[in-house]
RNA sequence: GUAAAGUAAUGGGGGCGCUUUGUUUAAACAAGGCUGAGAAGAACCCCUUGAACCUGCUCCGGAUAAUGCCGGCGAAGGAAAUUACUACGGUUGUCUU
Numbered sequence: 001g002u003a004a005a006g007u008a009a010u011g012g013g014g015g016c017g018c019u020u021u022g023u024u025u026a027a028a029c030a031a032g033g034c035u036g037a038g039a040a041g042a043a044c045c046c047c048u049u050g051a052a053c054c055u056g057c058u059c060c061g062g063a064u065a066a067u068g069c070c071g072g073c074g075a076a077g078g079a080a081a082u083u084a085c086u087a088c089g090g091u092u093g094u095c096u097u
Base pairs, nucleotide, nucleotide: 001088002087003086006085007084008083009082010081011047012046013045014044016041017034018033019032020031021030022029023028053078054077055076059072060071061070062069
C1' cells in the first nucleotide's frame, strides 16, 4: 500500500405474514398448522464486496386451506461501517554471514 476470503471489537440497519381452534361484542390474548435464518426472539438476518430490507406492489403468472408460498418484475430504483487482527506485495533502515 492492497483486500479474494476469514475472525473479532464497537456501532448501525431490518422484518415479523397467512391460517385453525378457544376466550371475546370487538380489539386483543393463548395454543396449534404453513413458509422461512427469523413470523416478537434478550432471537434471527444484514451493513456499500450491500437481493438483509424497502419502493414499484391493492402489480403479473402459477400453486395453496390461505398468505408478500413459488416464479417474474430484477442487478430496476433505494438501502445501514468503521477499526483491529490476518493475508499478500512494495520500499527503507539495522544486524549477522
TPP riboswitch aptamer (THI element) from an uncultured Planctomycetota bacterium, 97 nucleotides, folded computationally.
The prediction has a mean pLDDT of 76.